[in-house]
Molecule: transfer RNA
Organism: Deltaproteobacteria bacterium
RNA sequence: GGGCGAAUAGCUCAAUUGGUAGAGCACUGCCCUUACAAGGCAGGGGUUACAGGUUCGAGACCUGUUUCGCCCA
Repeated sequence: GGGCGAAUAGCUCAAUUGGUAGAGCACUGCCCUUACAAGGCAGGGGUUACAGGUUCGAGACCUGUUUCGCCCA
């Protein structure tokens, strides 16, 4: 320098043909317990890496940039 892949909640990851962003764990409160853990119920938490474009509508499609990983030279 070239090619491919990834970036979404604190962490690990989903999200169908473009149509209101979700799960598990973690966190907070309550129940349970003498207490802790486990369990049950409820709740909080998101600029979908960044900037544009297409569209009535973008996490998804198009362009550029950044970071990380792999391959080639």